A computed fold for a 346-nucleotide part of an RNA from a metagenome, annotated as small-subunit ribosomal RNA, central domain. The prediction has a mean pLDDT of 81.

Context: one part of a larger RNA
RNA sequence: CUGGGCGUAAAGAGUAUCGUAGGCGGCUUGGUAAGUACAUGGUUAAAGGCUCCGGCUCAACCGGAGAGAUGCUGUGUAUACUGCCAGACUAGAGGGUUGUCGGGAGUGCCGGAAUUCUCGGUGGAGGGGUGAAAUCCGUUGAUAUCGAGAGGAACACCAAAGGCGAAGGCAGGCACUUAGGCAACAUCUGACGCUGAUGAACGAAAGCUAGGGUAGCAAAUGGGAUUAGAGACCCCAGUAGUCCUAGCCGUAAACGGUGGAUACUAGCUGAUGGGAUUUAUCUCGUCGGCGUAAGCUAACGCGUUAAGUAUCCCGCCUGGGAAGUACGGCCGCAAGGCUAAAACUC
Numbered sequence: 001c002u003g004g005g006c007g008u009a010a011a012g013a014g015u016a017u018c019g020u021a022g023g024c025g026g027c028u029u030g031g032u033a034a035g036u037a038c039a040u041g042g043u044u045a046a047a048g049g050c051u052c053c054g055g056c057u058c059a060a061c062c063g064g065a066g067a068g069a070u071g072c073u074g075u076g077u078a079u080a081c082u083g084c085c086a087g088a089c090u091a092g093a094g095g096g097u098u099g100u101c102g103g104g105a106g107u108g109c110c111g112g113a114a115u116u117c118u119c120g121g122u123g124g125a126g127g128g129g130u131g132a133a134a135u136c137c138g139u140u141g142a143u144a145u146c147g148a149g150a151g152g153a154a155c156a157c158c159a160a161a162g163g164c165g166a167a168g169g170c171a172g173g174c175a176c177u178u179a180g181g182c183a184a185c186a187u188c189u190g191a192c193g194c195u196g197a198u199g200a201a202c203g204a205a206a207g208c209u210a211g212g213g214u215a216g217c218a219a220a221u222g223g224g225a226u227u228a229g230a231g232a233c234c235c236c237a238g239u240a241g242u243c244c245u246a247g248c249c250g251u252a253a254a255c256g257g258u259g260g261a262u263a264c265u266a267g268c269u270g271a272u273g274g275g276a277u278u279u280a281u282c283u284c285g286u287c288g289g290c291g292u293a294a295g296c297u298a299a300c301g302c303g304u305u306a307a308g309u310a311u312c313c314c315g316c317c318u319g320g321g322a323a324g325u326a327c328g329g330c331c332g333c334a335a336g337g338c339u340a341a342a343a344c345u346c
Base pairs, nucleotide, nucleotide: 003318004317005316006315007300008299012314014202015201017200018199022195023194024193026089028087029086030085031084032083034082035081036078037077038076039075040074041073042072043071050066051065052064053063054062055061092192093189094188095187096185097184098183099182100181101180104178105177106176107175108174109173110172111155116150117149118148119147120146121145122144126137127136163170164169207248208247209246210245211244212243216242217241221237222236223235224234259313260312261311262310263309264308267290268289269288270287271286272285273284274283275282276281295302296301319346320345321344328339329338330337331336
């Protein structure tokens, strides 16, 4: 290189969101003849190999003749397909109008419940905690209860097999700003498309830098228990952190362990929007789920949301360990990330 693969055996990159190069690309007319096909010419040294003939008594070996393979190239012919040039089309794609949907994003304002704390009232001996206890809190008045206040964080019920988003993710209410999906109309453009190496952007939690904030929770830490010990599980405290602003980090069982696009192959059910209607229902699109036929699969299972039937493009795998490590490079304040071996060993 040719292969075979990637749900669970090795393998889908966190996202495929934006998009460069590249690869691939709807219907139709004309031209061209680059690819393509056929014919023919040149070349593709000799030796070797193959076929035939011949020389050593045979063979090995050697000589002669011929054919063939492959690539490059010239000329001519063909024009279905691909390419290129010019024109046309509307089924792909995009725009427009009208309507509609949602925890999509950002900013600001507001709300109630609860925890904690502070102040005041009542009250007077316990409370808390556990398997049982103790540390701990409490007559300087706790726990309980009523009232007032402060502050931070999170939003019960609604709530769902439910919704939105490319993914991460998104949930109290209102307003503003902003992005997107879907349907109907068939009004406009007229292939403008698909994928996408490198690249860009986004990217939970934890962590980092600077400043703020800190109610609850809580790594670390201290104490009490348990225990042979207890660096734990249980209990009492408790700091980073969790929250906000600005900036880094760039990872995850980032999972549907399933890349994207297009077409085709029985159904049932839910959400949402539209059309028809004789309000029984029927039908179209999008989204979510179930579970079948055919088919696929090593099996499990998948099955119009495919892991089926096909095409196009990208990423990735190639026995286990060493190892997602070393070295080098790039990125980062650091933690570390990305790229990524070998010896050796089974």

Rfam family: Bacterial small subunit ribosomal RNA.